[in-house]
Annotation: A computed fold for a 76-nucleotide RNA from a Candidatus Binatia bacterium, annotated as transfer RNA. The coordinates come from a structure-prediction model, not an experiment, and the mean pLDDT is 80. It was read from a public genome assembly. Its Rfam family is "tRNA". Its family is annotated with triplet codon-amino acid adaptor activity in the Gene Ontology. Rfam classes the family as a transfer RNA.
RNA sequence: GUGAGUGUAGCUCAACUGGCAGAGCACCGGACUGUGGCUCCGGGGGUUGAGGGUUCGAGCCCCUUCACUCACCCCA
Numbered sequence: 001g002u003g004a005g006u007g008u009a010g011c012u013c014a015a016c017u018g019g020c021a022g023a024g025c026a027c028c029g030g031a032c033u034g035u036g037g038c039u040c041c042g043g044g045g046g047u048u049g050a051g052g053g054u055u056c057g058a059g060c061c062c063c064u065u066c067a068c069u070c071a072c073c074c075c076a
Base pairs, nucleotide, nucleotide: 001072002071003070004069005068006067007066010025011024012023013022019056027043028042029041030040031039049065050064051063052062053061
């Protein structure tokens, strides 16, 4: 350089055919306990990598771009 894939909460990942962005863990508060852990109850947390477009409506479709991964090519 070429092609493909991935990018969503702090982490790991869902989200069907375009139609209200979610779960587990973690975090915070509470119950329980002599304290802690376990368990249980409740709560906060999102520019869906970035920019633009299509659409009544975009995490999902289109264009550009960034990062990472894999394969191939070139140079050494």